[in-house]
């Protein structure tokens, strides 16, 4: 440089749940809290999976839809820390 994640060190993120604010929802942000994570760092490029306000549909309803939402669902892209064999 590449791969890899054994023992360790600086450290770092933070599941469920609780609260309080936003949102239609699905979720998101802040605090508390900590299941777990070597990219749980980033990004919706491909898949997948939710949600369905608006819009389609309907005699109401069922239904369909993604511009929305998941980066802790899988893969790719771009960028970090430490390191033995």
């Nucleotide at each position: 440089a590449u791969a890899u994640g054994a023992a360790a060190a600086a450290g770092g993120c933070a599941a469920a749940c609780c609260u309080g604010c936003c949102g239609a929802a699905a979720g998101g942000c802040a605090g508390g809290g900590g299941c777990g994570c070597a990219a749980a760092g980033u990004u919706u490029c491909c898949g997948a999976u939710c949600u369905a306000a608006g819009g389609g549909g309907u005699a109401a309803g069922a239904c369909c839809u993604a511009u929305g939402a998941u980066a802790g669902c899988g893969g790719g892209g771009c960028c970090g820390c430490c390191a033995a064999a």
Predicted 3D model of an 85-nucleotide RNA (c-di-GMP-I riboswitch aptamer) from a Nitrosomonadales bacterium. Its Rfam family is "c-di-GMP-I riboswitch aptamer". Gene Ontology term of the family: cyclic-di-GMP binding. About the family: GEMM was predicted in a large-scale screen for bacterial structured RNA regulatory elements. The sequence was found by an Rfam model in a public genome assembly.